[in-house]
């Protein structure tokens, strides 16, 4: 410097056929128990990495940009 891949909840990781954002584990709450842990019910937590196009409508598509990973050339 050129190709390809990855970014989504505190942590791993799905969702991309374009139409309500998820689930597992961890966090709060309650129930149970002398307490604790288990186990049950519930809840909170998100700029889908940033910007701009396309679209009635974008986490999914298109361009840049920034960051990790990795191939090639130097």
């Nucleotide at each position: 410097g050129g190709g390809g891949c990855c970014a989504u909840a505190g942590c791993u990781c799905a969702g991309c056929u374009g139409g309500c954002a998820g689930a597992g584990c961890g966090c709060c709450g309650g129930u149970u128990u002398u307490g604790c842990a288990u186990a049950c019910c519930g809840g909170a937590g998100g700029u889908c990495a940033g910007g701009g196009g396309u679209u009635c409508g974008a986490c999914u598509c298109c361009c840049c940009u920034u960051g990790g990973c990795u191939c090639c050339a130097c």